[in-house]
RNA sequence: CCCUUAGAGUUUGAUCCUGGCUCAGGAUGAACGCUAGCGGCAGGCCUAAUACAUGCAAGUCGAGGGAGAAAUUAAAGCUUGCUUUAAUGGAAACCGGCGCACGGGUGCGUAACGCGUAUGCAACCUACCUACUACUGGGGAAUAGCCCGGGGAAACCCGGAUUAAUACCCCAUAACACCACAAGAUGGCAUCUGAUAGUGGUUAAAGUUCCGGCGGUAAUAGAUGGGCAUGCGUAAGAUUAGUUAGUUGGUGAGGUAACGGCUCACCAAGGCGACGAUCUUUAGGGGGUCUGAGAGGAUGAUCCCCCACACUGGUACUGAGAUACGGACCAGACUCCUACGGGAGGCAGCAGUGAGGAAUAUUGGACAAUGGACGAAAGUCUGAACCAGCCAUGCCGCGUGCAGGAAGAAGGCCUUCUGGGUUGUAAACUGCUUUUAUAUAGGAAGAAAACGCCCUUGCGAGGGAAACUGACGGUACUAUAUGAAUAAGCACCGGCUAACUCCGUGCCAGCAGCCGCGGUAAUACGGAGGGUGCAAGCGUUAAUCGGAAUUACUGGGCGUAAAGCGCGCGUAGGUGGAUAAUUAAGUCAGAUGUGAAAGCCCAGGGCUCAACCUUGGAACUGCAUUUGAUACUGGUUAUCUUGAGUACAGUAGAGGGAGGUGGAAUUUCAGGUGUAGCGGUGAAAUGCGUAGAUAUCUGAAGGAACAUCAGUGGCGAAGGCGGCCUCCUGGACUGAUACUGACACUGAGGUGCGAAAGCGUGGGGAGCAAACAGGAUUAGAUACCCUGGUAGUCCACGCCGUAAACGAUGUCAACUAGCCGUUGGGGACCUAGAGUCUUUAGUGGCGCAGCUAACGCACUAAGUUGACCGCCUGGGGAGUACGGACGCAAGUUUAAAACUCAAAUGAAUUGACGGGGGCCCGCACAAGCGGUGGAGCAUGUGGUUUAAUUCGAUGCAACGCGAAGAACCUUACCAAUCCUUGACAUCCAGAGAAUCCUUUAGAGAUAGAGGAGUGCCUUCGGGAACUCUGUGACAGGUGCUGCAUGGCUGUCGUCAGCUCGUGUUGUGAAAUGUUGGGUUAAGUCCCGUAACGAGCGCAACCCCUAUCCUUAGUUACCAGCGGUUCGGCCGGGAACUCUAGGGAACUGCCGGUGACAAACCGGAGGAAGGUGGGGACGACGUCAAGUCAUCAUGGCCCUUACGGAUUGGGCUACACACGUGCUACAAUGGGGUAUACAGAGGGUUGCGAAGCCGCGAGGUGGAGCUAAUCCCAGAAAGUAUCUCGUAGUCCGGAUUGGAGUCUGCAACUCGACUCCAUGAAGUCGGAAUCGCUAGUAAUCGCGGAUCAGAAUGCCGCGGUGAAUACGUUCCCGGGCCUUGUACACACCGCCCGUCACACCAUGGGAGUGGGUUGCACCAGAAGUAGCUAGCUUAAAAUUGGGCGGUUACCACGGUGUGAUUCAUGACUGGGGUGAAGUCGUAACAAGGUAGCCGUAGGGGAACC
Repeated sequence: CCCUUAGAGUUUGAUCCUGGCUCAGGAUGAACGCUAGCGGCAGGCCUAAUACAUGCAAGUCGAGGGAGAAAUUAAAGCUUGCUUUAAUGGAAACCGGCGCACGGGUGCGUAACGCGUAUGCAACCUACCUACUACUGGGGAAUAGCCCGGGGAAACCCGGAUUAAUACCCCAUAACACCACAAGAUGGCAUCUGAUAGUGGUUAAAGUUCCGGCGGUAAUAGAUGGGCAUGCGUAAGAUUAGUUAGUUGGUGAGGUAACGGCUCACCAAGGCGACGAUCUUUAGGGGGUCUGAGAGGAUGAUCCCCCACACUGGUACUGAGAUACGGACCAGACUCCUACGGGAGGCAGCAGUGAGGAAUAUUGGACAAUGGACGAAAGUCUGAACCAGCCAUGCCGCGUGCAGGAAGAAGGCCUUCUGGGUUGUAAACUGCUUUUAUAUAGGAAGAAAACGCCCUUGCGAGGGAAACUGACGGUACUAUAUGAAUAAGCACCGGCUAACUCCGUGCCAGCAGCCGCGGUAAUACGGAGGGUGCAAGCGUUAAUCGGAAUUACUGGGCGUAAAGCGCGCGUAGGUGGAUAAUUAAGUCAGAUGUGAAAGCCCAGGGCUCAACCUUGGAACUGCAUUUGAUACUGGUUAUCUUGAGUACAGUAGAGGGAGGUGGAAUUUCAGGUGUAGCGGUGAAAUGCGUAGAUAUCUGAAGGAACAUCAGUGGCGAAGGCGGCCUCCUGGACUGAUACUGACACUGAGGUGCGAAAGCGUGGGGAGCAAACAGGAUUAGAUACCCUGGUAGUCCACGCCGUAAACGAUGUCAACUAGCCGUUGGGGACCUAGAGUCUUUAGUGGCGCAGCUAACGCACUAAGUUGACCGCCUGGGGAGUACGGACGCAAGUUUAAAACUCAAAUGAAUUGACGGGGGCCCGCACAAGCGGUGGAGCAUGUGGUUUAAUUCGAUGCAACGCGAAGAACCUUACCAAUCCUUGACAUCCAGAGAAUCCUUUAGAGAUAGAGGAGUGCCUUCGGGAACUCUGUGACAGGUGCUGCAUGGCUGUCGUCAGCUCGUGUUGUGAAAUGUUGGGUUAAGUCCCGUAACGAGCGCAACCCCUAUCCUUAGUUACCAGCGGUUCGGCCGGGAACUCUAGGGAACUGCCGGUGACAAACCGGAGGAAGGUGGGGACGACGUCAAGUCAUCAUGGCCCUUACGGAUUGGGCUACACACGUGCUACAAUGGGGUAUACAGAGGGUUGCGAAGCCGCGAGGUGGAGCUAAUCCCAGAAAGUAUCUCGUAGUCCGGAUUGGAGUCUGCAACUCGACUCCAUGAAGUCGGAAUCGCUAGUAAUCGCGGAUCAGAAUGCCGCGGUGAAUACGUUCCCGGGCCUUGUACACACCGCCCGUCACACCAUGGGAGUGGGUUGCACCAGAAGUAGCUAGCUUAAAAUUGGGCGGUUACCACGGUGUGAUUCAUGACUGGGGUGAAGUCGUAACAAGGUAGCCGUAGGGGAACC
């Protein structure tokens, strides 16, 4: 300089936090699904280091050596196609040299000096190469090959003869080489080094060539490549804590290129380890790669460096170099050949095959380039490398056209449907272009800089000319031609997350990353249309980083969410007061070296761009060395007193241990008095008691605990400690002086203490009391309650070691407002006290700042800081299993995993609820009156029945409900008979007026026949209404869904509540207002008040009613006056009744109470008094309440029927159960006779008078009335009187028989009423239950709606007319405040455990089968080393080589015994998950016995 930090969904009714799960991003050697035009650059067995057919991957040199085939040429011989000779030629082998230890592959092993980094070797080697010095003389014997012979199937082997060399051997010469001896400058911390000079000894060679040269030998130096050693770094597990015998060191020897226990003999007993040894598991390491803001985390394909390995194990040989991938020997497993005697092999080289697997390519080209081996070179070899092929595996680039074009085409899809929207300028159509693909033609760079040739030259170099050489390659690239021609998919569309509708499906099929969709209107499933995103790709899956501050170094926490060890002492460790000096380890700065290249980053350059390639820079944050700085930390030295401690004098205390001792009480025993009960409970019983209890008095015994004082008082580290006295003993505090001089804090391991219960041994035992027994309770009651009662509780000694061991708050230190108590000390003042002020050490309450998610904490911090320790990382599984340690046991401690869920948790909020609390109200209870439940009947429902008994309503809030009225109709149901554009609506065409009458068939609908009739308007074409026929659009549906809906209604409830705006408080949900003190029927009103106001409700306004006044006076009324047919009938009146408009009551007045309020109590006046009485009126909402059958309506369904018509039947059934009523059971009554008084209604398809007929229902009659006029219409209880006399009756009237009346087409199923006769049950009603507080209940009758007819129902009306309310304890419902909550579908909630069934993972388990491994022993191939009286060997001849024998080490293998791990196992233990199973109800509210913790016992189970 540059770069640089994003969140969301999901726990709840809602909120904040804690906390997990999930998503959006990047990336991959990937795989799978769908799809696919081209090119460039990369990449391509991650699994079985599994087994491999076939071909190739390491050869080369004739200028080291001998020998020399085929072929060609020439000559000779002749038998003319053969032989011989010579020359050329140089194959295949052989000896010899160099190479084969490189290059290429793989990642088994390895937790290691293997790798990385930095050093060291005074402890080392290095062929080929470079430089330099010296030398290269003389001899010798063999042996491959070739030839001959032999064995064998083969591989191959043996014997004989002969031969060469740069093969082998000997002699000579030789040092600055090596060895021995001895001197020793210099340097080094040291073992040591060893300049220089010296003596003696040992060791070499190879030739080839015309020359030059190329070689060979010895020595030195360099370069390159290696070897060894060291510091630091380098995975997990402590449920691996001890390990090690060549082990650690020394001396000596051997061995190695070299140091070294590397090996051996002897000696010593060491070495490693909580800073993690040993053991187990996993793993090649690094540069780098991916991700990330970074720190980190994950990873180690391709490329580069190092290591290890080459079928498995062992071993050496050769060589400069190997313990050797394409060499050797041995053992083993496997495969192949075989003539059964014996042999052969090793793709983790390149291709390729089988197998495994989700999965990874051609048995390609050529050495043209680069590099390698050999060669003097040409050159040969090279599956290294360069290229091509296959694969969308990845990255990058290009294309699939461009412009115009609205009739906004057709088609599709949607729709509010003669229309519109969208697909969409999209297409068609017109014009333009030609990348790519196709065809044709041209056509590179990579290659000349090399080698060779020529010249020059000290053959190192340098110069020059002409040629040759391309796998890729039919290449790249360029040009021309043709023509839009050859080229688009995939995923998604509920939220997160960009993108919406229709159809199908109907908790099915399916989807799903998380939350979650789907049960008939699915933007979530499947399809379609449309849209969104990416694009030759797109999605899915897997694994990884991120987000995740969710392991927190950067950068978290622990009162209640997970998390402080029960408490001390103290080891290691960590940290540490003041002053001065010194040092320079930490720390800081500079320099040097290194940190390979590639990669990342920056700047250039080259492929048309990019990917890619290339050049340079920067960087590589590291390590090492060195030079400085010295504040801080550390080390060292010296000093100090404030931290800490010691000495002295005092103070308080249930601090601890031991021994004595005291009184009260319980119980027992003895005795006295005394008599029938005691005891116990919700109530009882078991129990005790006439053999004398309980009660009471006296005495005695024994054990345990210590009332009052007593106190958020005291002491102690915690657990804990309480009568009094004595002894022993720890700590704290106060005061004043002296002393020591940092001696301190914390504290992993360790060690001690540690309630109760429990265990062991021995005592003791009064009371209490697990277990146990009995009695109760209960559905049961293994409990709660009661009566008993054993361990135990007590003491001594020894264990156990846990508790909700709690302040749920580790210890120590410092700092940071106050106020009020209390305990123990000290000081000052003074009025001398029960005083005031002050200071310390404790112990409490409130409160500021600050902190906290909130609650809360707040100098006794949970505030602000420092030091050290412990602990946490989602819920469950689980504080469990296994293993270890401890314990007599019980058990404690340490402490997982599989599997499973998307939550679990904390605090606070609003509700709801409570067998929580407070206050208040209601015919809620109580006090009363009358009923229901029993009977008969009526009516509705259930059930049953039926062809049908149509449908709905179902706790209150269904059941005399829809239905204010089912014989037909109604009617929706059933049977039968019929109709199909339809009974009804609109449109079209044709015919006809409409309509009416008669007749036939039929149960009727209907069908047929006959007749009458010819209308209205008109522009004369026709039109309007109606009827019939025909066609199709359509009609029609009381079919389904009230859980798709509107509207209407019920209910809580006529309960007093329900909300809002602004403000304020709180992070927020929310709160406040609306709470509080009073008061009210009332959130009614007043006062107070961080609230101030407002709205819907309450009340009032409306109607009826009660009294009076006023106004008005017909059809109502008639006091007074007159008339009268005696009837308000007439004149008249306006007083009264009445009618219908208005007014009158408001706590207005007085007294008291209250807070000078609101209001309440009492009173006056008044017809009425505190809402006068009644009605209408029903807040926000609740109940998926009721109704698709009043009506309306979405969707679905039926369409010669689920529509329509008709006849008949059914809705009226009947063993039974329930609801609501009527009538009764009688004398407060029934019956007879006489007689009085209403209100409110209705009436022309009507009410119907008088009169007459009938016992009566009724008939006849037809006056009056469209109604304050007439009619229905006699009110009845009542009153007066007579009778009945307590009976199944003169009660009661059901049922039944007979005879009738009325309505109506029609009373059979199935109407009401009348008369005569009949005369059932029933004598006041079990458990239970309903209504009502005054003109009410009770009782009496009257009217109306519906209606042809048909009320005991419903809706109204008046008559007569009570009783009781102490009061709010209880039952039910409701309102307000408060409290608890694990409830929010809100207690009809939530929820625990056993048992039963299914599935899953897991522990134990007689064992069984594998793997790995320790120890002991046996065995001992090949090989190496040692020894060796045997055999053999041409020269050199020997101390050599080979063979043999033997000893040591040792691989595989075997035996025994342990350890560890994996798999499996009859059976068994608990755990988890599952649909509406069984038993209970443990927890959440006082959860109905408060809950919980530790321990012990008991029990089907929660539990007790």
Overview
Small-subunit ribosomal RNA from an uncultured prokaryote, 1504 nucleotides, folded computationally. The coordinates come from a structure-prediction model, not an experiment, and the mean pLDDT is 84. The RNAcentral record of the sequence draws on ENA. It matches the Rfam family "Bacterial small subunit ribosomal RNA".